[in-house]
RNA sequence: GGAGAAAUGGCAGAGUGGACGAAUGCGGUGGUCUUGAAAACCAUUGAGGGUCACACCUCCGGGGGUUCGAAUCCCUCUUUCUCCGCCA
Numbered sequence: 001g002g003a004g005a006a007a008u009g010g011c012a013g014a015g016u017g018g019a020c021g022a023a024u025g026c027g028g029u030g031g032u033c034u035u036g037a038a039a040a041c042c043a044u045u046g047a048g049g050g051u052c053a054c055a056c057c058u059c060c061g062g063g064g065g066u067u068c069g070a071a072u073c074c075c076u077c078u079u080u081c082u083c084c085g086c087c088a
Base pairs, nucleotide, nucleotide: 001084002083003082004081005080006079007078010026011025012024018068027045028044029043030042031041032040046059047058048057049056061077062076063075064074065073
């Protein structure tokens, strides 16, 4: 340099244009059980803004676009990985 794949909560990871700020697992928190723990089971659990607390608003690598509607489609940039090639 060429070709291809990928980027999603604390971690892993799924995700037909409308269920989604988001399955599932791990982890965290609270509880049940237990003499006490562990295991198991139940509930809950992304971040920021906002609020006394809710409500509400924004966020899927950055930016822009299409659409009534975008994590999902398109453009561009960034980063990572794989293969090929070149130099040494």
Model confidence (mean pLDDT): 81 of 100. Predicted 3D model of an 88-nucleotide RNA (transfer RNA) from a Bacteroidales bacterium. It matches the Rfam family "tRNA". It is annotated as a transfer RNA. The organism belongs to Bacteroidales, within Bacteria.